The RNA shown here (transfer RNA) has 76 nucleotides and comes from a Burkholderiales bacterium.
Its Rfam family is "tRNA". By type it is a transfer RNA.
RNA sequence: GCCGCUUUAGCUCAGUUGGUAGAGCAACGCACUCGUAACGCGUAGGUCGUCUGUUCGAUUCAGACAAGCGGCACCA
Numbered sequence: 001g002c003c004g005c006u007u008u009a010g011c012u013c014a015g016u017u018g019g020u021a022g023a024g025c026a027a028c029g030c031a032c033u034c035g036u037a038a039c040g041c042g043u044a045g046g047u048c049g050u051c052u053g054u055u056c057g058a059u060u061c062a063g064a065c066a067a068g069c070g071g072c073a074c075c076a
């Protein structure tokens, strides 16, 4: 330098004919217990990497950029 993949909650990840985003763990509260943990119930938590475009409407489609991973090439 070229190609491909990934980017969604604090963490690990789901999420298709484009129509207001979810799970598990973690956190917090309640209940239980002599008490703690575990189990049970509930609550909160998101500019869906950034910008632009298409569209009535974008996590989803297109382009650019950024970050991470992998492959190829180049160099001495």
Stems, first nucleotide, its partner, number of pairs: 001072007010025004019056001027043004049065005

The sequence is in RNAcentral, with records from ENA.
Taxonomically the source falls in Burkholderiales (Bacteria, Pseudomonadati, Pseudomonadota, Betaproteobacteria).